c-di-GMP-I riboswitch aptamer from a soil metagenome, 80 nucleotides, folded computationally. The prediction has a mean pLDDT of 85. Of the family's consensus pairs, 95% are formed in the model. It matches the Rfam family "c-di-GMP-I riboswitch aptamer". Gene Ontology term of the family: cyclic-di-GMP binding.
RNA sequence: GACAAAGGCAAACCAGCCGCGAGGCUGGGACGCAAAGCCGAGGAUCAGAUUCAGGCGAAUCUGAUGGCCGGGCUACCGAA
Numbered sequence: 001g002a003c004a005a006a007g008g009c010a011a012a013c014c015a016g017c018c019g020c021g022a023g024g025c026u027g028g029g030a031c032g033c034a035a036a037g038c039c040g041a042g043g044a045u046c047a048g049a050u051u052c053a054g055g056c057g058a059a060u061c062u063g064a065u066g067g068c069c070g071g072g073c074u075a076c077c078g079a080a
Stems, first nucleotide, its partner, number of pairs: 001077001008033002013028006031067001037073003042069002044065009
């Protein structure tokens, strides 16, 4: 970061399985992605538990999200 080339990944949804749950895995499927590859001891959001409050919220702990942002590491091509 190209009306390029070779490719890659896979949202929603569906089926099966795991989980209290957020959510994850496998298969199908493609909304999209120049890192939509990896990293959860930066922030944010979500779930569970406990405590406080009792104007429907707050705090702490545990967990989840990398396709929420930021950051780190690695990677194909080489036109402007």